[in-house]
RNA sequence: GACAAAGGCUAACUUGCUGAAAGGCGAGGGCGCAAAGCUAAAGGGUCUAAGGUUCUUUCAAGGAACUAAGACAGCCUGGCUGCCGAA
Numbered sequence: 001g002a003c004a005a006a007g008g009c010u011a012a013c014u015u016g017c018u019g020a021a022a023g024g025c026g027a028g029g030g031c032g033c034a035a036a037g038c039u040a041a042a043g044g045g046u047c048u049a050a051g052g053u054u055c056u057u058u059c060a061a062g063g064a065a066c067u068a069a070g071a072c073a074g075c076c077u078g079g080c081u082g083c084c085g086a087a
Base pairs, nucleotide, nucleotide: 001084008033009032013028014027015026016025017024018023031074037080038079039078042077043076044075045072046071047070051067052066053065054064055063056062
């Protein structure tokens, strides 16, 4: 960062497995991406709340709030690595 070349990845959705969930993995599928490669213990942000704590309730059941080293890299910034070589 090109009306370039060779390639790469894969959103939504469908489906199987897995997880308490958020989500993840596989197959199909491509919205898009110059890092949509890696890093979540580099910082921020967002999501979930099994477990834990507290509240509610006559006791419970149920419900509510808080809590992440659980999750998201296709939310932002940073770090590391990578293809090509026009302006």